Predicted 3D model of a 349-nucleotide part of an RNA (small-subunit ribosomal RNA, central domain) from an uncultured bacterium. Its Rfam family is "Bacterial small subunit ribosomal RNA". Rfam links the family to the GO terms structural constituent of ribosome and ribosome.
Context: one part of a larger RNA
RNA sequence: UUGGGCGUAAGGGCGUGUAGGCGGCUUGUUAAGUCGGGGGUGAAACUCCGCAGCUCAACUGCGGACCUGCCUCCGAUACUGGCGAGCUUGAGUACUCUAGAGGGCAGUGGAAUUCCCGGUGUAGCAGUGAAAUGCGUAGAGAUCGGGAGGAACACCAGUGGCGAAGGCGGCUGCCUGGGGAGAAACUGACGCUGAGGCGCGAAAGCUGGGGGAGCAAACGGGAUUAGAUACCCCGGUAGUCCCAGCCGUAAACGAUGAGUGCUAGGUGUAGGGGGUAUCGACCCCUCCUGUGCCGCAGUUAACGCAAUAAGCACUCCGCCUGGGGAGUACGGCCGCAAGGUUGAAACUC
Numbered sequence: 001u002u003g004g005g006c007g008u009a010a011g012g013g014c015g016u017g018u019a020g021g022c023g024g025c026u027u028g029u030u031a032a033g034u035c036g037g038g039g040g041u042g043a044a045a046c047u048c049c050g051c052a053g054c055u056c057a058a059c060u061g062c063g064g065a066c067c068u069g070c071c072u073c074c075g076a077u078a079c080u081g082g083c084g085a086g087c088u089u090g091a092g093u094a095c096u097c098u099a100g101a102g103g104g105c106a107g108u109g110g111a112a113u114u115c116c117c118g119g120u121g122u123a124g125c126a127g128u129g130a131a132a133u134g135c136g137u138a139g140a141g142a143u144c145g146g147g148a149g150g151a152a153c154a155c156c157a158g159u160g161g162c163g164a165a166g167g168c169g170g171c172u173g174c175c176u177g178g179g180g181a182g183a184a185a186c187u188g189a190c191g192c193u194g195a196g197g198c199g200c201g202a203a204a205g206c207u208g209g210g211g212g213a214g215c216a217a218a219c220g221g222g223a224u225u226a227g228a229u230a231c232c233c234c235g236g237u238a239g240u241c242c243c244a245g246c247c248g249u250a251a252a253c254g255a256u257g258a259g260u261g262c263u264a265g266g267u268g269u270a271g272g273g274g275g276u277a278u279c280g281a282c283c284c285c286u287c288c289u290g291u292g293c294c295g296c297a298g299u300u301a302a303c304g305c306a307a308u309a310a311g312c313a314c315u316c317c318g319c320c321u322g323g324g325g326a327g328u329a330c331g332g333c334c335g336c337a338a339g340g341u342u343g344a345a346a347c348u349c
Base pairs, nucleotide, nucleotide: 003321004320005319006318007303008302011317013200014199015198016197020193021192022191024087025086026085027084028083029082030081032080033079034076035075036074037073038072039071040070041069047065048064049063050062051061052060053059090190091187092186093185095182096181097180098179102176103175104174105173106172107171108170109153114148115147116146117145118144119143120142124135125134161168162167205246206245207244208243209242210241214240215239219235220234221233222232257316258315259314260313261312262311265294266293267292268291269290270289271288272287273286274285275284298305299304322349323348324347331342332341333340334339
């Protein structure tokens, strides 16, 4: 000495779980791993050390070491493993209480935009930096009444809440997943991680069917400009919405994998428990869970992180190994396609 790393250069988009890896406390047993000793074997050459022979050396001879291993016998039993017995703190079940835009289906409400019908009413409206295209005397815009239809839910709304992630926001009902607090009844390590696999997965896109108010790629027109395949304006189709099925990507981000334990404090907020106090609510003290800010030790290349760690440790998975070429080519697998996934090299700096 027996790699170093992954917030910014490297964490898989997320979950579920197979194999595997790892695994709490007590006790007995076994002796596989482990450790000690003995025996057998581990050819020679080679290598190393010592000595010797050619006048030296190369070369050669002799002896020793080495051959880190394997087999076997005897022994040790702390740790790991196997088997047996037990335990409750890890994990789970039941019970009481509880917050929530968690998911699915059905129904329903009001505001607004647009369109249609009718009334009033007359010359403009709309739009911009300024205009024009556009709309309007076949009566627009404005205003009042009625109707149709689609989409989204102002205020409440909050570094508020829920969810594994993507994500979730009017109201009501039904079905349904997860979480938190309390109390300790029950099970008795049933746990953690997770290569493959399977499932979920924004937007856009695709297939079939529906729907279409507003918005709006493409496209048409008006401006601007040297030009203007743009920015601005008038229109406008896919699409955006629903059902069924694909796609499987993202700055899928906390750019920070999951789990467990440990390590000063301060302050806000959401849900809940206990105490003190009180007629009671509040206030005050304290505990748990979540979510923010500040900050010590420590850490970091720095920025920063700092009990929601990027601190101190352990377990398991994924990933990185100079820039470009390139997430390309080829091949495989997947897809209707678009493409996705796996993923080089030459060459070059």
Notes: The RNAcentral record of the full RNA draws on ENA and SILVA. The prediction has a mean pLDDT of 88.